[in-house]
RNA sequence: CGAGGGGACCAGGGGACCGCCGGCGCGCGAGCGCGGGAGGAAAGUCCGAGCUCCACAGGGCAGGGUGCCGGGUAACACCCGGUCGGGGCGACCCGGAGGAAAGUGCAACAGAGAGCAGGGCGCCGCGGCUGCCUCGUGCGGCCUCGGUGAGCGUGAAAGGGUGCGGUAAGAGCGCACCGGCGCCAUCGGCAACGGUGGCGGCCAGGCAAACCCCAUCCGGAGCAAGACCGAACAGGGAGCGUUCGAGGGCGGCCCGCCCGAGCUCCCGGGUAGGUUGCUGGAGGUCGUCGGUGACGGCGACCCUAGAGGAAUGGUCUCCACCUCCGCGAGGGCAACCGGACGGAGGCACAAGACUCGGCUUACGGUCCCCUCGGGCC
RNA sequence: GGGGAGUUAGCUCAGGCGGUAGAGCAACGGCCUUUUAAGCCGUGGGUCCCGGGUUCGAGUCCCGGACUCCUCAC
Numbered sequence: 001c002g003a004g005g006g007g008a009c010c011a012g013g014g015g016a017c018c019g020c021c022g023g024c025g026c027g028c029g030a031g032c033g034c035g036g037g038a039g040g041a042a043a044g045u046c047c048g049a050g051c052u053c054c055a056c057a058g059g060g061c062a063g064g065g066u067g068c069c070g071g072g073u074a075a076c077a078c079c080c081g082g083u084c085g086g087g088g089c090g091a092c093c094c095g096g097a098g099g100a101a102a103g104u105g106c107a108a109c110a111g112a113g114a115g116c117a118g119g120g121c122g123c124c125g126c127g128g129c130u131g132c133c134u135c136g137u138g139c140g141g142c143c144u145c146g147g148u149g150a151g152c153g154u155g156a157a158a159g160g161g162u163g164c165g166g167u168a169a170g171a172g173c174g175c176a177c178c179g180g181c182g183c184c185a186u187c188g189g190c191a192a193c194g195g196u197g198g199c200g201g202c203c204a205g206g207c208a209a210a211c212c213c214c215a216u217c218c219g220g221a222g223c224a225a226g227a228c229c230g231a232a233c234a235g236g237g238a239g240c241g242u243u244c245g246a247g248g249g250c251g252g253c254c255c256g257c258c259c260g261a262g263c264u265c266c267c268g269g270g271u272a273g274g275u276u277g278c279u280g281g282a283g284g285u286c287g288u289c290g291g292u293g294a295c296g297g298c299g300a301c302c303c304u305a306g307a308g309g310a311a312u313g314g315u316c317u318c319c320a321c322c323u324c325c326g327c328g329a330g331g332g333c334a335a336c337c338g339g340a341c342g343g344a345g346g347c348a349c350a351a352g353a354c355u356c357g358g359c360u361u362a363c364g365g366u367c368c369c370c371u372c373g374g375g376c377c
Numbered sequence: 378g379g380g381g382a383g384u385u386a387g388c389u390c391a392g393g394c395g396g397u398a399g400a401g402c403a404a405c406g407g408c409c410u411u412u413u414a415a416g417c418c419g420u421g422g423g424u425c426c427c428g429g430g431u432u433c434g435a436g437u438c439c440c441g442g443a444c445u446c447c448u449c450a451c
Base pairs, nucleotide, nucleotide: 001373002372003371004370005369006368007367008366009365010364012319013318014317015316016315017314018313020037021036023034024033025032026031039349043360044359046358047357048356049355050354051222052221053220054219063218064217065216066215067214068082069081070080071079072078083097084095085094086093087092098213099212103211104210105207106206120152121151122148123147124146125145127143128142129141130140131139132138133136160178161177162176163175164174165173179203180202181200182199183198184197185196186195187194188193226276227275228274229273235267236266237265238264239263240262247259248258249257250256283302284301285300286299287298288297289296290295321346322345323344324343325342326341327339330337331336378449379448380447381446382445383444384443387402388401389400390399396433404420405419406418407417408416426442427441428440429439430438
């Protein structure tokens, strides 16, 4: 320098002017003052919870999720550490990773045969017919029947590999070694699992993101959940009342005086609307202790949107940061390193709507560590 | 804001327990007709919304994403 791998962090910062939405205070009021005002993903709504209402004796079925082991956590499909498998020269990365010697099923096309395999070519044997001449216990050809799973060939996949023996030819048919699987013993580990030794020719194919089996978990809905307060008009019903005076006014009340034909309750409707749930929480930051780590304990400090159709914006300027162009001080023997400076451009993805923990997706940049390759000193 | 469904040819839709994707209309060519329409015969046309994974093999099964539609104020 090039190509990569891992991790951490930031998400521009001041100032001026004009606005927007809540809160508090002042003011009779118009308004004024003070203070606050999005994110790492606020997103997708894919998981897990809190919270709320409904349902619920207990157990089971159905349906669905999860699926190596141990740990973390309120919980999880998340995270951490490990095991095994796979990928990469490597740094490192990926894994939905239980069971296929429980059962049922699937495998197009090709191929002889695709699931208690198979006989197309080939190899081999019995028999039949037949050709040749060197006339033999010879060498061939064709056909029928049979054996075979070595070789050819098909396929994604053809029932371990190499060698020796064996055989008519062959084959784990037998044996040796290697590989796999299962069982046993032992050692290490909490465990998954790993090491070593022995035994068994056991050689058993794939698919469970096919049905299924096993283990384990799950009641349903969602803040438009729910709780509290609660009208008005029309219309309907009931009761009381019309000089035997309901009700109203004057008034603290009674008497009294005046007005006087309507008045009260219920339904409409727990409707419209309002308040609440609502943001101080499994909350952050720092320190310290325990732990490999996720995380946890303790202490101190901090308060950081809360609207209910939705505010957080715009203009200008300065400084940062990045890219390009120009110029190139300075350092070094050199390769090379490099900016005291001028101009232009750029500065992503994206906006809360009850709240958290995750995952996934979108996206600009900075720094650190590491790997491989090349060049130079 | 919460909950659910869908996306396959130009359009509207099928596609059973995975085996190489069709139907109707439309388009194009031919026949018929004086010509058109209708009718008959034939032909072409597919990123199965996108990206991964499982599998020998994916429209179909699984995961992620995009877009469209429906629904919830009692």